The prediction has a mean pLDDT of 84. SAM riboswitch aptamer (S box leader) from an Anaerolineales bacterium, 102 nucleotides, folded computationally. Rfam family: SAM riboswitch aptamer (S box leader). Gene Ontology term of the family: regulation of gene expression. The sequence was found by an Rfam model in a public genome assembly. Of the family's consensus pairs, 94% are formed in the model.
RNA sequence: AUUUCAUCCAGAGAGGUUGAGGGACUCGGCCCGUUGAAACCUCGGCAACCCCCGUUUACGGAAGGUGCCAAUUCCGACAGAAAAGUUUCUGGAAGAUGAGAG
Numbered sequence: 001a002u003u004u005c006a007u008c009c010a011g012a013g014a015g016g017u018u019g020a021g022g023g024a025c026u027c028g029g030c031c032c033g034u035u036g037a038a039a040c041c042u043c044g045g046c047a048a049c050c051c052c053c054g055u056u057u058a059c060g061g062a063a064g065g066u067g068c069c070a071a072u073u074c075c076g077a078c079a080g081a082a083a084a085g086u087u088u089c090u091g092g093a094a095g096a097u098g099a100g101a102g
Stems, first nucleotide, its partner, number of pairs: 002101007013043005021032003026077004044069003049065002051061001053060002073094001078091006
């Protein structure tokens, strides 16, 4: 590389450097952005996968390893269903994160 399992409608931002893009990819939509995008740094926070302690395996904890801190993974794309000409719902695909395998 690849692969297994779990989760993805909750939650959580200030400062500095810098300067035009960003929201994974393609297309469409819709947003964010010189009242400062992305990236990096500092500090802070959220959460609880691993973890820790107690242990009834539910609940509690947050030192450490990750992760995350606009909008449901921003929404759709494929299949199906329901209502009516565009919506709603379900599933899938793709993706992200963690813990394993390799």